[in-house]
RNA sequence: GGGUUAUUAGCUCAAUGGUAGAGCAACCGACUCUUAAUCGGUAGGUUCUGGGUUCGAGUCCCCGAUAGCCCA
Repeated sequence: GGGUUAUUAGCUCAAUGGUAGAGCAACCGACUCUUAAUCGGUAGGUUCUGGGUUCGAGUCCCCGAUAGCCCA
């Protein structure tokens, strides 16, 4: 330099163009003599940046950023 994949909650990952979710973690509560385990609940999001298409974009298109892989 060329190609390719990925970027979403603190972490690991989902999400047919139509209300952004789960598990773990955190917090509160139940249970327990206490802790752990178990169970119930709560909170947590500028979906990497900037544009475009669309009635509507995490999703489709374009520029850029970062990371991985392949080739040179």
The RNA shown here (transfer RNA) has 72 nucleotides and comes from uncultured Desulfotomaculum sp.
It was read from a public genome assembly.
Its Rfam family is "tRNA". Rfam links the family to the GO term triplet codon-amino acid adaptor activity. Rfam's curators write: Transfer RNA (tRNA) molecules are approximately 80 nucleotides in length.
The coordinates come from a structure-prediction model, not an experiment, and the mean pLDDT is 82.